[in-house]
């Protein structure tokens, strides 16, 4: 970089350093010097992982732990992005695509 697969409505500091930008992309709309982004600490969660129970070993399901590997810690993945579907239309809902993260493979 790419392929497969699962998840994306919950959760998480009024701490320290730094110092102007940031929210993937485009359009919106937002956050930001009452200090963004980033780093450290703290925290959340529980994908990988450990344990227990059920089941025929495996697999799988439920419960539980958080030592370790990631991840996350404004707004639903902030909203829309398709001549997508339901609907008379709008709204609304659902799906796809795109994106993010984990696990496995090339």
């Nucleotide at each position: 970089u790419u392929c497969u697969u699962a998840u994306c409505a919950a959760g998480a500091g009024a701490g320290g350093c730094u110092g102007a930008g940031g929210g993937a992309c485009u359009g919106g709309c937002c956050c930001u010097a009452u200090g963004a982004c980033g780093c450290c600490c703290g925290g959340c969660a529980a994908c990988c992982u450990g344990a227990a129970u059920a089941u025929u070993u495996a697999u799988u399901a439920u419960u539980u732990a958080a030592u370790g590997g990631u991840g996350c810690u404004a707004a639903u993945u902030c909203c829309a992005g398709c001549u997508g579907g339901u609907u008379a239309u709008a709204u609304a809902c659902c799906g796809a695509a795109a994106g993010a993260u984990g696990a496995g493979g090339a």

The RNA shown here (SAM riboswitch aptamer (S box leader)) has 106 nucleotides and comes from Clostridium carboxidivorans. Rfam family: SAM riboswitch aptamer (S box leader). Gene Ontology term of the family: regulation of gene expression. RNAcentral records the identical sequence in 2 taxa. Taxonomically the source falls in Clostridium (Bacteria, Bacillati, Eubacteriales, Clostridiaceae).